[in-house]
Context: one part of a larger RNA
RNA sequence: UGACGGGGGCCCGCACAAGCGGUGGAGCAUGUGGUUUAAUUCGACGCGACGCGCAGAACCUUACCUGGGCUAGAAAACACAGGAACCUGGGUGAAAACUCGGGGUGCCCUUCGGGGAAUCUGUGGUUAGGUGUUGCAUGGCUGUCGUCAGCUCGUGUCGUGAGAUGUUGGGUUAAGUCCCGCAACGAGCGCAACCCUUGUCGUUAGUUGCCAUCAUUCAGUUGGGCACUCUAACGAGACUGCCGACCUUCAAGUCGGAGGAAGGUGGGGAUGACGUCAAGUCCUCAUGGCCCCUAUGUCCAGGGCUACACACGUGCUACAAUGAUCGAUACAAAGGGCUGCGAAACCGCGAGGUGAAGCCAAUCCCAAAAAACCGAUCUCAGUACGGAUUGGAGUCUGCAACUCGACUCCAUGAAGGCGGAAUCGCUAGUAAUCCCUGAUCAGCAUGGCAGGGGUGAAUACGUUCCCGGGCCUUGUACA
Numbered sequence: 001u002g003a004c005g006g007g008g009g010c011c012c013g014c015a016c017a018a019g020c021g022g023u024g025g026a027g028c029a030u031g032u033g034g035u036u037u038a039a040u041u042c043g044a045c046g047c048g049a050c051g052c053g054c055a056g057a058a059c060c061u062u063a064c065c066u067g068g069g070c071u072a073g074a075a076a077a078c079a080c081a082g083g084a085a086c087c088u089g090g091g092u093g094a095a096a097a098c099u100c101g102g103g104g105u106g107c108c109c110u111u112c113g114g115g116g117a118a119u120c121u122g123u124g125g126u127u128a129g130g131u132g133u134u135g136c137a138u139g140g141c142u143g144u145c146g147u148c149a150g151c152u153c154g155u156g157u158c159g160u161g162a163g164a165u166g167u168u169g170g171g172u173u174a175a176g177u178c179c180c181g182c183a184a185c186g187a188g189c190g191c192a193a194c195c196c197u198u199g200u201c202g203u204u205a206g207u208u209g210c211c212a213u214c215a216u217u218c219a220g221u222u223g224g225g226c227a228c229u230c231u232a233a234c235g236a237g238a239c240u241g242c243c244g245a246c247c248u249u250c251a252a253g254u255c256g257g258a259g260g261a262a263g264g265u266g267g268g269g270a271u272g273a274c275g276u277c278a279a280g281u282c283c284u285c286a287u288g289g290c291c292c293c294u295a296u297g298u299c300c301a302g303g304g305c306u307a308c309a310c311a312c313g314u315g316c317u318a319c320a321a322u323g324a325u326c327g328a329u330a331c332a333a334a335g336g337g338c339u340g341c342g343a344a345a346c347c348g349c350g351a352g353g354u355g356a357a358g359c360c361a362a363u364c365c366c367a368a369a370a371a372a373c374c375g376a377u378c379u380c381a382g383u384a385c386g387g388a389u390u391g392g393a394g395u396c397u398g399c400a401a402c403u404c405g406a407c408u409c410c411a412u413g414a415a416g417g418c419g420g421a422a423u424c425g426c427u428a429g430u431a432a433u434c435c436c437u438g439a440u441c442a443g444c445a446u447g448g449c450a451g452g453g454g455u456g457a458a459u460a461c462g463u464u465c466c467c468g469g470g471c472c473u474u475g476u477a478c479a
Base pairs, nucleotide, nucleotide: 001479002478003476004475005474007473008472009471010470011469012468013467015463016462019426020425021424022423023422026317027316028315029314030313031312032311033310034308035307042053043052064303065302066301067300068299069298070297073127077126078124079123080122081121082120083119086103087102088101089100090099091098092097107116108115109114129292130291132290133289134288138286139285140281141280142279143277145275150189151188152187153186154185155184156165157164158163169180170179171178195269196268197267198266200236201235202234203233204232205231206230209226210225211224214223215222239263242257243256244255245254246253319419323378324377325376326375327374335366336365337364340359341358345354346353347352385416390411391410392409393408394407395406396405432455433454434453435452436451437450438449
C1' cells in the first nucleotide's frame, strides 16, 4: 500500500421486512448428470453450466458409429499431355462410384501445319485438408463484479524509502453530483448530457390514411374536403426557471406549492471506466507450438445425437364455480409476404382440399385478437374439472415420416383435491393474467427465444437481522 475480521461508524440495492404470484408434490415438454449403447459427437459446472452454444438433429445439418469407396484428394494456384465446352442413353450398385455408348465442334489469331482464351480429363511435384490437441501460448468476441462510483495522471509539496497528498474533512447527491474548507493546483477515463423511443403542442404535407359540414352508399363506397385522427420530417417544451419554508457559510441542496401534457434523472432503451475471475470460447473466425498425411483427410448409404431402474435444473398444463362448456357479440398494437402472402365461392365434422381475385403492400393478404361483456347449462363430484396414455381412421410437408415430424376426427379418460424441509420473481401500467406477431424454417416451439398490445393489483413501518456493494477508520503472526 492492499486484502481480510463472527472490529467500529456512515450509506445504498426487491438485500431483508410489508405484500402479490410461483417453484419444491402430479402429468407432460425441455436441458443436464448417471446408466446403457457399435455410436448415444463436442463444449458449458456455485452465483456467472443445466429451454446454454442449438434463431428450429427424419436425409442434409453431423462433428459420432457400422459398412462400401477415393488417395494431388470435396475446393484453390502451377507445369506437361489429351479432348472444345456441353447435351444424352444403357448396365452394375444401397448410394458414392465404376463401366459401355450416341450427339456435338463454338470464340480470337492463322503462313491452314497450328497457336491462344475459357472449360473438362489424366499425370507430376511445391502442397492441400484436419469440428485433431493445447482457451494454462494467443487475437478477436463474451460473461461477471456492476450502470457499482469509482480508477488514474502531470506539476508541486511531504517522507531516507515503499509511498502519501490531490481522491481526506463539513454538508449534499442517483453519482469522485455539486458547494465550502484544505499544500495543493490542474487534467484524463468513468457519472451526467449529447443518441433512439414514449408522453404535450405547433409548422409543413394529405395518399394508400382520416370524415366535422354537404350529397351518396350495404359499406368513407363514391363525389367533395384535409378541420380531426393518423402518418413522418422539422421545431417548441422542463431549466429547481417562479413562490414559500428549512438547512445555512445570504453555498450546494432538501421539502411543499403554483403554473403545466409532463417536475426535480418525466418513463423505457442503447451506452459497461481501471481492472478481477490463468472465467468462457482453438467447434464462428483468425492464429503460434504439437500431432495425422492410402488417414485424425474426403465421398456415400444406413444408424445414432430422440436410448431409460434413476437424480437435478428450467418451463407448460392442471387440480376447478373469480370456474368449465355452449351460443351470441365488441375493442388492439407491432410485424411478415414473389419459388411469397393468398381473399371470395364451393367440398369436407375437421386437419385440409379445389379455386383463383388482389397485393412487390398506410391500398391486397396472413387476420379469428383472446381474456372482457351478455344469455343458457353444469351444482361440488375425481365431476360436463383435468387432460396424460393407448387403439382406430385421416390431413399436410417432403425422394422419404419405421427408428424419429406436426396437425385433425372418433374412442379411451391416468396422475392430480393447491404441494415437506427449503427456495425464486416482482415497487406501477410493474406483478399477475390474456391473446397477437416475428426470426430460424420444406415441415416441425400450442410449451423455448425476441418483440407487440388488452385487462390490471397489493405493499414498503423501517434498516435490528440474512446476502451483495461503496466511503472513512481500527487490528493483523496474511501478500
About this RNA: The part of an RNA shown here (small-subunit ribosomal RNA, 3' major domain) has 479 nucleotides and comes from an uncultured bacterium. The coordinates come from a structure-prediction model, not an experiment, and the mean pLDDT is 80. Rfam family: Bacterial small subunit ribosomal RNA. Gene Ontology terms of the family: ribosome and structural constituent of ribosome.